This is a predicted structure of a 110-nucleotide RNA (SAM riboswitch aptamer (S box leader)) from a marine sediment metagenome. The RNAcentral record of the sequence draws on MGnify. It matches the Rfam family "SAM riboswitch aptamer (S box leader)". Rfam links the family to the GO term regulation of gene expression. Of the family's consensus pairs, 97% are formed in the model.

RNA sequence: UCUUAUCAAGAGUGGCAGAGGGACGGGCCCGGUGAAGCCACGGCAACCGGUCUGAGCAAGACGUCAGGUGCCAAUUCCUGCGGAUCUUAUUGUAGGUCCGAGAGAUGAGA
Numbered sequence: 001u002c003u004u005a006u007c008a009a010g011a012g013u014g015g016c017a018g019a020g021g022g023a024c025g026g027g028c029c030c031g032g033u034g035a036a037g038c039c040a041c042g043g044c045a046a047c048c049g050g051u052c053u054g055a056g057c058a059a060g061a062c063g064u065c066a067g068g069u070g071c072c073a074a075u076u077c078c079u080g081c082g083g084a085u086c087u088u089a090u091u092g093u094a095g096g097u098c099c100g101a102g103a104g105a106u107g108a109g110a
Stems, first nucleotide, its partner, number of pairs: 001110007012041005020030003024080004042072003047068002049065001050062004076103001081100007
C1' cells in the first nucleotide's frame, strides 16, 4: 500500500513523569483534584490461534484457554461528501431523523 470483517456493548488502579490530549479541519469536551508517554498489576472482548461438538463443510460452544494482537471518558465524542424525508424559512436559510460514501481505528490475509 491492497483485500476483507467489525466499529450503539464491555473493561482501571498504583508508581514515574510533568502539559497536553481526544487521528486531521470545525465544534464540543477531558486535563495541576495531574494530559501525553513509560512501568507494574488488574480488567474487557473474542479478530487470529487453541480445545470441543459436527463424517466433512457450514455452523456452534468454551476464556477454568498460562497463546498472538487489540482495547479499558464521551457511539469511531459529534460533524465534515452525497441522497431521502420532516420542520422552519418567504425563495432558498437554519435545524432534526434516516441511509450511503469518504476518512479513521483494530484484526486477519497479501